Two RNAs folded together computationally: RNase P RNA and transfer RNA, 447 nucleotides in total. It holds a member of the Rfam family "Bacterial RNase P class A". Rfam links the family to the GO terms tRNA processing, ribonuclease P activity and dimeric ribonuclease P complex.
RNA sequence: GCAGCAGGCUGUUCUAUCGCUCUUUCCGCAGUAGCGGGAGGGGAGGAAAGUCCGGACAACACAGAGCGCCAUACUUCUUAACGGGAAGAUGUCCGCGAGGGUAUAGUAGCGGAGAAGAAAAUAACCGGCCCGGGUAACCGGGUCACGGGUGAGAAGGUGAGGUAAGAGCUCACCGGUCCUGAUGGUGACACCAGGAGCCGUUCGCCUUAUGGGUUGAAAGACCAUGUAUACCGGCGUUUUCGGGUUGCUCGCCCGAUGCCGGGGGGUAGGUCGAUAUGAUCCUUGCAGCAAUGUAAGGGCAAGAUAAAUGAUAGAAGUCCGUUCCUGUUAUGCGGGAGCGAAUACAGAAUCCGGCUUACAGGCUUGCUGCUUUU
RNA sequence: GUCCCCAUCGUCUAGAGGCCUAGGACGGGAGUUUCUCAAUCUCCAGACACAAGUUCGAAUCUUGUUGGGGACA
Numbered sequence: 001g002c003a004g005c006a007g008g009c010u011g012u013u014c015u016a017u018c019g020c021u022c023u024u025u026c027c028g029c030a031g032u033a034g035c036g037g038g039a040g041g042g043g044a045g046g047a048a049a050g051u052c053c054g055g056a057c058a059a060c061a062c063a064g065a066g067c068g069c070c071a072u073a074c075u076u077c078u079u080a081a082c083g084g085g086a087a088g089a090u091g092u093c094c095g096c097g098a099g100g101g102u103a104u105a106g107u108a109g110c111g112g113a114g115a116a117g118a119a120a121a122u123a124a125c126c127g128g129c130c131c132g133g134g135u136a137a138c139c140g141g142g143u144c145a146c147g148g149g150u151g152a153g154a155a156g157g158u159g160a161g162g163u164a165a166g167a168g169c170u171c172a173c174c175g176g177u178c179c180u181g182a183u184g185g186u187g188a189c190a191c192c193a194g195g196a197g198c199c200g201u202u203c204g205c206c207u208u209a210u211g212g213g214u215u216g217a218a219a220g221a222c223c224a225u226g227u228a229u230a231c232c233g234g235c236g237u238u239u240u241c242g243g244g245u246u247g248c249u250c251g252c253c254c255g256a257u258g259c260c261g262g263g264g265g266g267u268a269g270g271u272c273g274a275u276a277u278g279a280u281c282c283u284u285g286c287a288g289c290a291a292u293g294u295a296a297g298g299g300c301a302a303g304a305u306a307a308a309u310g311a312u313a314g315a316a317g318u319c320c321g322u323u324c325c326u327g328u329u330a331u332g333c334g335g336g337a338g339c340g341a342a343u344a345c346a347g348a349a350u351c352c353g354g355c356u357u358a359c360a361g362g363c364u365u366g367c368u369g370c371u372u373u374u
Numbered sequence: 375g376u377c378c379c380c381a382u383c384g385u386c387u388a389g390a391g392g393c394c395u396a397g398g399a400c401g402g403g404a405g406u407u408u409c410u411c412a413a414u415c416u417c418c419a420g421a422c423a424c425a426a427g428u429u430c431g432a433a434u435c436u437u438g439u440u441g442g443g444g445a446c447a
Base pairs, nucleotide, nucleotide: 001370002369003368004367005366006365007364008363009362010361012316013315014314015313016312017311018310020043021042022041023040024039025038026037027036028035029034045345049356050355052354053353054352055351056350057216058215059214060213069212070211071210072209073208074088075087076086077085078084089104090103091102092101093100094099105207106206109205110204111203112202113201125148126147127144128143129142130141131140132139133138156174157173158172159171160170161169175199176198177196178195179194180193181192183190184189220272221271222270223269229263231262232261233260234259235258240256241255242254243253244252245251280299281298282297283296284295285294286293287292317343318342320340321339322338323337324336325335326334327333328332375446376445377444378443379442380441381440384400385399386398387397392430402418403417404416405415423439424438425437426436427435
């Protein structure tokens, strides 16, 4: 110098004119509701977004226990909480590398793995070896999983012994798993020694541990306005009223009045929740590898409700392209001037912590590879 | 604002990890038949919203994006 990897920060500014919204104060009208005017002050984000996860808050539910359902699942830490974050462990994949992706609770038991293939775990199609019979072709029996072929995956590997031929059948070494012990580590685990022939892979059920009551600010509280219990179901009362049974009385039956639920009808306004005290923000110190915690000092900063935070004009900044001038050995780089174009993603709606997604660009820290020079 | 659901040929749909080279109906195209048209019969074309991931293998499972629909004072 070029190409990259992993973070962190930032993400336009100024002026003029005209507006929008909240608020303080003054004046006028009104009469304590508000309206109009003057002056002053505040007014979007790193994601305000998606609404994915966790909380605060609110209403309803809830004796206690168990089953079920859902979520999570290596270790240690962090936090109000989390399925988030930090630092690490092991396996595997990608990259030359800096690094990045992904998986990992347990295995006592059970089940599955299409097609292909002999066989997907009681393996044998082609084939090899051995024994017996037969002149031979071949037939019968034993055996292998080293070769071929199938597949994503094929029965630990090499050598020796053993045997009729063979096989972890036995042994040595190598690889893995499990058990025991020592050492290091908070721990996952690492490493060393010894032992057990224990030896395919993957998915699911299952088991264990932890967490989870439900609904979301259109939650909910209050005020105002307005209205009808039409109809249905259940329970209750026989006091009253109405109807039916027969003309009357009693009796009986049905309905209304009561309560609960469904359903129907009415209202379509306001205040609070809800915006300045908070798991708050900034700076510095301390603890910690870090996430984070803690101490001191300082700050207070949008609040609309069909929904404000805007529009127009000018200037500056940044970046890109191009032309001219200029420095330098240099088609490269630097400096100056002109012209043109661009200036992203996006807009609070109860609040907070994360995650994810979108984004013109700019600044910056650490590291890697290649090349050149010293 | 809060909370749910869906996406497969032009249209309506089947599918639940492998027999999917994604099936069917209507519609479309070509042929057959007929004097001609229709119907019939034969054949053909035509789709998993997009992008990653998990897996030996994805329309199907997971995540994100996009589009559409619904409920709630």